[in-house]
RNA sequence: AGACGAAAAAGGCAAACCUGCUGAAAAGCUGGGACGCAAAGUUAUGGGCCUACUCAUUCCUUGAAGGAAUGUAUGGCAGCCGGCUGCCGGG
Numbered sequence: 001a002g003a004c005g006a007a008a009a010a011g012g013c014a015a016a017c018c019u020g021c022u023g024a025a026a027a028g029c030u031g032g033g034a035c036g037c038a039a040a041g042u043u044a045u046g047g048g049c050c051u052a053c054u055c056a057u058u059c060c061u062u063g064a065a066g067g068a069a070u071g072u073a074u075g076g077c078a079g080c081c082g083g084c085u086g087c088c089g090g091g
Stems, first nucleotide, its partner, number of pairs: 004089002012037002017032002020029003035079001041084003046081002048077003055071006
């Protein structure tokens, strides 16, 4: 320096769920809570996934308003893969 994660130490993070707040939603944040995690640190200019206020198309309805389906990221997700960085450690 690279690869690896048996046992351990110092510590770290925190799923579901609950509380309050933000948001059209996906989701995020606060506090509680631990299913788990050796990268559950970081990256949403790689792939993938979620959502659709908006916009487009089609259809339905109405006096007008309106409603439905499909698509759409400019909105999100890192605890899906990938990239980058990093603590400890036997051999």